[in-house]
Molecule: Bacterial large signal recognition particle RNA
Organism: soil metagenome
RNA sequence: CCGUGCUAGGCGGGGAGGUAGCGGUGCCCUGCACCCGCAAUCCGCUCUAGCGGGGCUGAAUUCCCCCCCGAGGGGUUUCGCUCCGGUCGCUCCGUCGUGUGGGGCGUCGAUGGCUCGGGUCCCGCGCGGUGUCGGCUUGUGAACCAGGUCAGGUCCGGAAGGAAGCAGCCUUAAGCGAUCCCCGGCAGGCGCAGCGGGAGUUCCCGGACCGGAGUCUCACGCGGCGAACCGGCGACCGGAGGCGGCAUCUCGACGGGGGGUGCACGG
Numbered sequence: 001c002c003g004u005g006c007u008a009g010g011c012g013g014g015g016a017g018g019u020a021g022c023g024g025u026g027c028c029c030u031g032c033a034c035c036c037g038c039a040a041u042c043c044g045c046u047c048u049a050g051c052g053g054g055g056c057u058g059a060a061u062u063c064c065c066c067c068c069c070g071a072g073g074g075g076u077u078u079c080g081c082u083c084c085g086g087u088c089g090c091u092c093c094g095u096c097g098u099g100u101g102g103g104g105c106g107u108c109g110a111u112g113g114c115u116c117g118g119g120u121c122c123c124g125c126g127c128g129g130u131g132u133c134g135g136c137u138u139g140u141g142a143a144c145c146a147g148g149u150c151a152g153g154u155c156c157g158g159a160a161g162g163a164a165g166c167a168g169c170c171u172u173a174a175g176c177g178a179u180c181c182c183c184g185g186c187a188g189g190c191g192c193a194g195c196g197g198g199a200g201u202u203c204c205c206g207g208a209c210c211g212g213a214g215u216c217u218c219a220c221g222c223g224g225c226g227a228a229c230c231g232g233c234g235a236c237c238g239g240a241g242g243c244g245g246c247a248u249c250u251c252g253a254c255g256g257g258g259g260g261u262g263c264a265c266g267g
Base pairs, nucleotide, nucleotide: 001267002266003265004264005263006262009057010056011055012030013029014028015027020046021045022044023043024042034054035053036052037051038050063260064259065258066257067256068255072251073250074249075248076247078245079244080243081242082241083239084238085237086236087235088234089233090232091231093226094225095224096223097222098221099220100219101218102217103216104215105214112210113209115207116206117205118204119203121198122197123196124195125194126192127191128190130187131186132185133184134183135182137178138177139176140175146171147170148169149168154163155162156161
């Protein structure tokens, strides 16, 4: 050095979590790796740290150690976004003052003052309308107990004639409807530029008078005061969870490189 047969070892690893700690089951990463049984208020163990059973491989591409790379996971700091809470300011709202611009009225006399009248308010009346009731008009309406006329039939009579009277026809009462043309009564969160009386000067309109130059409205802004339930914007402070980024620490699969590790027999 070669061959044969064995043995140690190997037949996946890692992260977080959990645990006194280790490994496993469960989650995630890697990527393909013998089978069966066990296991989360769990299972098996104790630094040689899964256990039990079976199978394969076996001293090297495969076992062991070190280094590099780095999927992925974890910790810390910081920044940004989001969420929550608080404070303040602005917006928003009311009021007062003021500025600019547009428009209207105004020496043919504004705002204002004073006075008169009207509206507005209250009471009564009137007119109209609406509703309702009654009348008027009209239709219908009585087996007998309403009226008229009463065929037939009935009754009285010797007869002439007479009497009551059903059906039918006509009419009508109560009742039941219709009509809203006309008349009357009653009612009202009805209307009126109809009439009368009253209250009052808050508001509106008009007239006379005084007086002599501003005044009204809209938009935008500024200042003061007040209010501020919700909402919107901004600033600051605090908190917590989440997401993302930078930095740093840590573990680290896959992959790459280097080194190391037997026994027996035969040639």